[in-house]
Context: one part of a larger RNA
Molecule: large-subunit ribosomal RNA, domain II
Organism: Candidatus Micrarchaeota archaeon
RNA sequence: GCCAGGGAGUGUAUAGUGUGUGGCAAGUCUUAUGACGCAGUGAAAGCGAGGUGGCGAAAGCAAUGAGGCCACGGGCAUGAAAAUGCCUAAGUCACAUUUAUACGACCCGAAGCCAUUGCGAACUACGCUCGGCCAGGGCGAAGCCGGAUUGACGUCCGGUGGAGGCCCGCAACCUGUCAUGGUAUAUCCUGUUGGGUGAGCUGAGGGUAGGGGCGAUAGACCAUUCGAGCAUGGCAAUAGCGGGUCCCCCCAGAAGUAUCUUUAGGAUAGCUCCAAGCGAGCUUGCACGCACGGUAGAGCGACCGAUUAUGGUGAUCGGGAUCGAAAGGUUCCACACCGCAGUCAAACUCCGAAUGUGCGUGCUGCGUAGACCUUGGGAGUCGGCGGCGUUGGGUAAGCUAGCGUCGCGAGACGGCAAAGACCGUGACUGUGGUUAAGGUCCCCAAAUCCUAAUUAAGUGUGUUGAAGUAGGGCGUUGUCAUAGACAGUCGGGAGGUAGGCUCAGAAGCAGCCAUCCUUCAAAAAACGCGUAAUAGCGUACCGAUUGAGAUGAUGCUCUGCGAAGAUGGACGGGGCUAAAUUAGGUACCGAGACCACGGAGACAGAAAUGUCUGGUAUGGGGGCGUGCUGUACGGCUAGAAGUUUGGACUUGAGUUCAAAUGGACCGUUCAGCAGUGAAAAUCCUGGU
Numbered sequence: 001g002c003c004a005g006g007g008a009g010u011g012u013a014u015a016g017u018g019u020g021u022g023g024c025a026a027g028u029c030u031u032a033u034g035a036c037g038c039a040g041u042g043a044a045a046g047c048g049a050g051g052u053g054g055c056g057a058a059a060g061c062a063a064u065g066a067g068g069c070c071a072c073g074g075g076c077a078u079g080a081a082a083a084u085g086c087c088u089a090a091g092u093c094a095c096a097u098u099u100a101u102a103c104g105a106c107c108c109g110a111a112g113c114c115a116u117u118g119c120g121a122a123c124u125a126c127g128c129u130c131g132g133c134c135a136g137g138g139c140g141a142a143g144c145c146g147g148a149u150u151g152a153c154g155u156c157c158g159g160u161g162g163a164g165g166c167c168c169g170c171a172a173c174c175u176g177u178c179a180u181g182g183u184a185u186a187u188c189c190u191g192u193u194g195g196g197u198g199a200g201c202u203g204a205g206g207g208u209a210g211g212g213g214c215g216a217u218a219g220a221c222c223a224u225u226c227g228a229g230c231a232u233g234g235c236a237a238u239a240g241c242g243g244g245u246c247c248c249c250c251c252a253g254a255a256g257u258a259u260c261u262u263u264a265g266g267a268u269a270g271c272u273c274c275a276a277g278c279g280a281g282c283u284u285g286c287a288c289g290c291a292c293g294g295u296a297g298a299g300c301g302a303c304c305g306a307u308u309a310u311g312g313u314g315a316u317c318g319g320g321a322u323c324g325a326a327a328g329g330u331u332c333c334a335c336a337c338c339g340c341a342g343u344c345a346a347a348c349u350c351c352g353a354a355u356g357u358g359c360g361u362g363c364u365g366c367g368u369a370g371a372c373c374u375u376g377g378g379a380g381u382c383g384g385c386g387g388c389g390u391u392g393g394g395u396a397a398g399c400u401a402g403c404g405u406c407g408c409g410a411g412a413c414g415g416c417a418a419a420g421a422c423c424g425u426g427a428c429u430g431u432g433g434u435u436a437a438g439g440u441c442c443c444c445a446a447a448u449c450c451u452a453a454u455u456a457a458g459u460g461u462g463u464u465g466a467a468g469u470a471g472g473g474c475g476u477u478g479u480c481a482u483a484g485a486c487a488g489u490c491g492g493g494a495g496g497u498a499g500g501c502u503c504a505g506a507a508g509c510a511g512c513c514a515u516c517c518u519u520c521a522a523a524a525a526a527c528g529c530g531u532a533a534u535a536g537c538g539u540a541c542c543g544a545u546u547g548a549g550a551u552g553a554u555g556c557u558c559u560g561c562g563a564a565g566a567u568g569g570a571c572g573g574g575g576c577u578a579a580a581u582u583a584g585g586u587a588c589c590g591a592g593a594c595c596a597c598g599g600a601g602a603c604a605g606a607a608a609u610g611u612c613u614g615g616u617a618u619g620g621g622g623g624c625g626u627g628c629u630g631u632a633c634g635g636c637u638a639g640a641a642g643u644u645u646g647g648a649c650u651u652g653a654g655u656u657c658a659a660a661u662g663g664a665c666c667g668u669u670c671a672g673c674a675g676u677g678a679a680a681a682u683c684c685u686g687g688u
Stems, first nucleotide, its partner, number of pairs: 001688006011103006018097007027036003040047002051072005059064001073088006106244004113234003117231003125208002128205006134198001136168003139164001143160007173195002178191002181189002210226001212222002247623006257269005270381002272378006281366002285363008297351001298349002305344002308341001310339005318333006384408010413424003428599007438589003441574003447586001449585006460576002468561013488545005494518003499513003524539001527538003600613005624677001626674005632668004642661008
């Protein structure tokens, strides 16, 4: 891991004007003192009701009219009064069920706490008693002896001697430094380092005990247990935390918000379910009318605050510069005011929408199949998340804090390659058809469809790309053009004059000034190159040749570069020059949507028929199955239960039939009782 068996809302008490069923009923129950009820009200002394009238549901032609509602009256309290609060006749007992409270309280799970209950020093810590052990080698303290020397004390030399938490040391023994050794691990082993006559090592006996011991101190050690041992008990400790919690179908169906406590939890409200009551209105949508408002926008010569350029005026102070010996003068900045032109504001407004909100009327929709509302009972929820719109924080984020709305959560199905929220659409069941979103070359159902263009970049084929730069397409508009445009080719491009000045020179062309006139088809007091200066070469301008468009401005659109990410690589893929892009058209495919027909259930109804049937937490309803008891009725050695295989039926839990096996019990009805349903709990026990 698998299989089998076991395995979690139980029991008692009390409570609720709970719900259901039943008995009796102004009483009910009880063995009983008695309990609850039959009268309330008031803090209390105390006082002390139960009627009248109207409306009205069902029903009914109507009168009427149980309950119900309203008003008045009545009781008690308060008050001077007005008035206000409560009350003005159905209970009680049993059983079942539901919830709450107390108990272990659905089951399992701590770390812990306590004990005037025990067991431990066989490990280990440290004392005590009696013992044992430490190869070999080295150094050579004190003391002592001898010699030398000295006045003496002493000093020196040689020997002897054998001290020491001395030295070396793979003897033993102790210890535990290092290892990319065993090996992935070790409180193990191996190798290696250290100690090895001492605060040494070690044997046996014996001592100290749990808030206690012992401790050369590490919170170390006290039997693989120690920042308080182990066992047992209190004990089913407690756990706002984690895990688990067992058959089916049907109906309804949430919340992740507010306040308080809190901050992993609760309570109340909100949202939800069930039941009852009442009895006629309700209305989230549309239109109109009335009213409310200060957002978007806009504006500021309407305030307020900010602000650019410039002009003017003023002057008390202030700052800089400057003139002056000083007084003071001038000027700039700043300041105040005025003018002109211009720019802004969440905490500015002379203005001011759309949307919105309230009320009314009409419509729409819902409602006697009972809405709205009221009362009672049961919950769950208090971590939310995404898109769109919008407001803050942030460079930004699949970021963060809000508001509104629609979704996911709790929503299947089709599409977007794949996908919680995007698009389509809300799934009772079956058959057939039609569409939606999205698609129609192949994978892959359906157009290699039609019309007109564009793109050459594999641009593109669902998904972003700047400034800039380059190549196309399509417009709008200006100018020139058969009296010949634009470009090319051929020719001309002159004279006064080398204009004047300057200058070594200055001749169209270093520089300064001026820039006229003539001849012409046209030709600059010269646009560029060039020379030391000339020269020379082009240009403007003109003619000829050629023969139809040329040349600017501006707009839209397609495309290249700009363009960088980590394995090789992604339009979903193949591939495509359309199977890309733009504009238009016609068909077709395509969901559980829509339509048609059949079926099931719920609600309403006499029926015909109509409406409804996604769903987590949760509430409600109805069933299936297991064991036992009672009841009535059955089966069975001519073969019970169980087991195996197969068939049939039911929406389902399940039921039933046949055969084989098996060899003695079993079932159905109606009730009752419960140790009543397992796939999970690192579940428990056993097997494998």